[in-house]
């Protein structure tokens, strides 16, 4: 400069991430509004008796209190407040699909990886930077794991033979 950082074949063995935009508000999920039934041991209000009290002369007024107990909270009331339905609208999140980053690979059907093992998983929603954002880039990391036969090929290391 240039070679070399393994190659084949079978079988194995991995990953799909972030960002914008996005069709019938379709499907979920929450809020808010309305509507309709319910709920009285749910706010309040009323109403009945009976008791103590206080004021005025028993009648009245006004505080309070009790109502159930082999029960299930004296009676009514939907003002408020609670439930379940429906309907509107209005947010997120999902969905065709379309577009950028970042990569060999971001559902595609190919690429990687396979013990000579940083493919790819755990640590970890981890640390630092950068980024519109990201598992983007470095730490971590001669940490722990991880999918193999066979054939060449390479490289240490041993023997052992020729030559020098």
């Nucleotide at each position: 400069a240039c070679a070399u950082g393994c190659u084949g074949c079978u079988g194995g063995g991995g990953g799909u991430g972030u960002c914008c935009g996005g069709c019938a508000c379709g499907c979920g999920u929450g809020a808010c509004c309305g509507c309709a039934u319910c709920c009285g041991a749910a706010c309040g209000g009323g109403c009945u008796a009976c008791c103590u009290g206080u004021c005025g002369a028993u009648c009245g007024a006004c505080c309070g209190g009790u109502a159930c107990c082999g029960a299930u909270c004296g009676c009514c009331u939907a003002c408020u407040g609670g439930a379940u339905g429906c309907c509107g609208c209005c947010a997120c999140g999902c969905c065709a699909c379309g577009g950028g980053c970042u990569g060999a690979g971001a559902g595609a059907a190919a690429c990687c990886c396979u013990u000579c093992g940083a493919a790819c998983c755990u640590g970890a929603u981890c640390c630092g930077g950068a980024u519109c954002a990201u598992g983007c880039c470095g730490g971590c990391g001669c940490a722990g794991g991880a999918a193999a036969g066979c054939a060449g090929g390479c490289g240490a290391c041993g023997a052992g033979g020729a030559c020098g």
A computed fold for a 164-nucleotide RNA from Thiocapsa marina, annotated as TPP riboswitch aptamer (THI element). The model forms 91% of the base pairs in the Rfam consensus. It matches the Rfam family "TPP riboswitch aptamer (THI element)". About the family: Vitamin B(1) in its active form thiamin pyrophosphate (TPP) is an essential coenzyme that is synthesised by coupling of pyrimidine and thiazole moieties in bacteria. Taxonomically the source falls in Thiocapsa (Bacteria, Pseudomonadati, Gammaproteobacteria, Chromatiales). The sequence is in RNAcentral, with records from Rfam and Ribocentre. The same sequence occurs in records of 2 taxa. The coordinates come from a structure-prediction model, not an experiment, and the mean pLDDT is 75.